[in-house]
RNA sequence: CCUCUCGUAGUUUAAUGGAUAGAACAUGGGCCUCCGGAGCUCAAGAUACAGGUUCGAUUCCUGUCGAGAGGA
Repeated sequence: CCUCUCGUAGUUUAAUGGAUAGAACAUGGGCCUCCGGAGCUCAAGAUACAGGUUCGAUUCCUGUCGAGAGGA
């Protein structure tokens, strides 16, 4: 320098262009307990960034940023 893949919650992740973006662990509250842990229950929390296409974008297109792989 060229080509390709990936970027979603604190972490690991799901989602054929049409959900209120779903779950697990973790966190906080409540119940339980002598206290804790376990268990039950409730809650908060996310689409890397900027544009474009579309009635509608996590999904498609372009650019930027970041991570990785291959080639020269």

Description:
The RNA shown here (transfer RNA) has 72 nucleotides and comes from Candidatus Taylorbacteria bacterium RIFCSPHIGHO2_02_FULL_44_36. Its Rfam family is "tRNA". About the family: Transfer RNA (tRNA) molecules are approximately 80 nucleotides in length. Taxonomically the source falls in Candidatus Tayloriibacteriota (Bacteria, Bacteria candidate phyla). The same sequence occurs in records of 3 taxa. The coordinates come from a structure-prediction model, not an experiment, and the mean pLDDT is 81.